Predicted 3D model of a 111-nucleotide RNA (Guanidine-I riboswitch aptamer) from Tritonibacter litoralis.
RNA sequence: CUGCAGGGUGCUUAGGGUUCCGUUGUCGUAAACUGACAAGUCUGGUCCGAGAAGCGCCACCUGUGGGGCAAAUUCCCCUUAGGCACACGGCGGGCCAAAAUCCCGGGAGAG
Numbered sequence: 001c002u003g004c005a006g007g008g009u010g011c012u013u014a015g016g017g018u019u020c021c022g023u024u025g026u027c028g029u030a031a032a033c034u035g036a037c038a039a040g041u042c043u044g045g046u047c048c049g050a051g052a053a054g055c056g057c058c059a060c061c062u063g064u065g066g067g068g069c070a071a072a073u074u075c076c077c078c079u080u081a082g083g084c085a086c087a088c089g090g091c092g093g094g095c096c097a098a099a100a101u102c103c104c105g106g107g108a109g110a111g
Stems, first nucleotide, its partner, number of pairs: 007058006015048002020045002022042001023039005060083004065078004086106001088109001092104003
């Protein structure tokens, strides 16, 4: 300098805004209900939600013990034990109602 990898997914959390619900305020009313407008610098419910967060399942890799097929250390399946490391990160743009540690992105860049 170049190449190949560092897998997928479910539930949840940090976090996120405001479509809906709720809450609060204003209007209206004798007082209320329905309704209209406003507020997310409204705790919340619904909702979105992590590569560098958690727990699981699957996949993949290695070993043990089995089965299948004409055959097998080599292919397929089952079982069981283990492995699955490390990871600083903009600006800007995009999705949905909107925003975000979501997506662009293990990107640009840095070490």
Its mean pLDDT, the model's own confidence on a scale to 100, is 86.